[in-house]
RNA sequence: UGGGGUAUAGCGUAAAGGCAGCGCAGCCGGCUCUGAACCGGUUAGUCGGGGUUCGAAUCCCUGUACCCCAG
Numbered sequence: 001u002g003g004g005g006u007a008u009a010g011c012g013u014a015a016a017g018g019c020a021g022c023g024c025a026g027c028c029g030g031c032u033c034u035g036a037a038c039c040g041g042u043u044a045g046u047c048g049g050g051g052u053u054c055g056a057a058u059c060c061c062u063g064u065a066c067c068c069c070a071g
Stems, first nucleotide, its partner, number of pairs: 001070007010024004018054001026042005047063005
């Protein structure tokens, strides 16, 4: 420098253009003499900026970070 991939909650990981889920962690409560485990509830997220669309995590453009391949 060229090509490809990845970016979603504190962490991991889903999501045919149609209200963004799940697990762990956290918080509140139940259970317990206390704690763990278990049970119920709950908080929290689409890498940045534009565009297309009635509607974008998803499609297009551009940028950033990381990974792989080639030179």

Source information
The RNA shown here (transfer RNA) has 71 nucleotides and comes from a Thermoguttaceae bacterium. Lineage of the source: Bacteria > Pseudomonadati > Planctomycetota > Planctomycetia > Thermoguttaceae. It matches the Rfam family "tRNA". Rfam classes the family as a transfer RNA. Model confidence (mean pLDDT): 82 of 100.